[in-house]
RNA sequence: GGGAUCGUAGCUCAGUGGUAGAGCAACACUCUUAUAAGGUGUCGGCCGGUGGUUCGAAUCCACCCGAUCCCA
Numbered sequence: 001g002g003g004a005u006c007g008u009a010g011c012u013c014a015g016u017g018g019u020a021g022a023g024c025a026a027c028a029c030u031c032u033u034a035u036a037a038g039g040u041g042u043c044g045g046c047c048g049g050u051g052g053u054u055c056g057a058a059u060c061c062a063c064c065c066g067a068u069c070c071c072a
Base pairs, nucleotide, nucleotide: 001071002070003069004068005067006066007065010024011023012022013021018055026042027041028040029039030038048064049063050062051061052060
């Protein structure tokens, strides 16, 4: 320098055009003599950035930034 995949909650990941979810973690309550485990609930992200397409974009397109891998 060229190419591929990826970027969504504190962490690991779903969501392939119609108002963004799960598990773990955190917090509260419950349970227990107590702790852990279990149960119930709450909190937490305007989806890497900027534009474009569209009535409508996390999703499609372009560029940029970052990560991993391959080629040179």

Transfer RNA from a Patescibacteria group bacterium, 72 nucleotides, folded computationally. Its mean pLDDT, the model's own confidence on a scale to 100, is 82. The sequence is in RNAcentral, with records from ENA.